[in-house]
RNA sequence: CCGUGGGAGAGAGCAGCGCAAGCUGUCACCGAAGGCGCAACCGCCCGGAAACGCUCAGGUAAAAGGACCACGG
Numbered sequence: 001c002c003g004u005g006g007g008a009g010a011g012a013g014c015a016g017c018g019c020a021a022g023c024u025g026u027c028a029c030c031g032a033a034g035g036c037g038c039a040a041c042c043g044c045c046c047g048g049a050a051a052c053g054c055u056c057a058g059g060u061a062a063a064a065g066g067a068c069c070a071c072g073g
Stems, first nucleotide, its partner, number of pairs: 001073006011027001013026005028060003034056001035054003041048003
C1' cells in the first nucleotide's frame, strides 16, 4: 500500500423549487476522513508529536464514507 471483516457520534429539522433523486437558504447538533492548534513526550535549537481541543472541511434514516482493530498478501 492492497483485499476481507468489524467499526461510534449527532435533526429522515424547517422554508422554497422539483414527479423523484436532489439543490438552495436557515437554525440546532456530531467528531473517528482530512485540516488547524496546544501539549505530555522525543529529538536538538528549532522541529516532530494525540483518540486532547477547534469545527474550516466533512457528517447527523439507509447507501456511501469512517480514525482504529483483526486476518491475509

Glycine riboswitch aptamer from a marine sediment metagenome, 73 nucleotides, folded computationally. Rfam family: Glycine riboswitch aptamer. Its family is annotated with glycine biosynthetic process in the Gene Ontology. The coordinates come from a structure-prediction model, not an experiment, and the mean pLDDT is 83.